[in-house]
């Protein structure tokens, strides 16, 4: 810098109080947190494989596909939720009305931050 983040996937051993990035919330945790080790699993980003396009042909490149051999990653809760801006809806105030203000609420949108890969 680019892509993705609403799905998926657990046991054993050692150990022993914390953990969920940060803040606020809300959760998980002595029926054992985090960490380390062993084995399993999920997924399909990269490599590898196949096809099409491209090429005189190859290489490279692009797209698609299958699979799970290798490199990562992941294996509570949407990235647990919210954090900034906008939008929908509801209520109150105000107005003749429009507009406006305040509060609530919504797995609605975008950004930020973060995570993972290349």
């Nucleotide at each position: 810098u680019c892509a993705u983040c609403g799905a998926g996937a657990c046991c054993g051993g050692c150990u022993g109080a914390g953990g969920g990035a940060c803040a606020g919330g809300c959760c998980c945790g002595a029926a054992g947190a985090a960490g380390c080790c062993g084995g399993g699993g999920c997924a399909a980003c990269c490599a590898g494989c196949g096809a099409a396009c491209c090429u005189a042909a190859c290489c490279a490149g692009u797209u698609c596909g299958a699979a799970a051999u290798g490199g990562u990653g992941c294996u509570a809760a949407c990235u647990c939720c919210u954090g900034c801006g906008g939008g929908a809806c509801c209520a109150g105030c105000c107005u003749c009305a429009c507009a406006g203000c305040u509060g609530g609420c919504c797995g609605c949108c975008g950004a930020u931050a973060g995570a993972u890969g290349a």
Predicted 3D model of a 118-nucleotide RNA (SAM riboswitch aptamer (S box leader)) from a marine sediment metagenome. The coordinates come from a structure-prediction model, not an experiment, and the mean pLDDT is 85. The sequence is in RNAcentral, with records from MGnify. The model forms 97% of the base pairs in the Rfam consensus.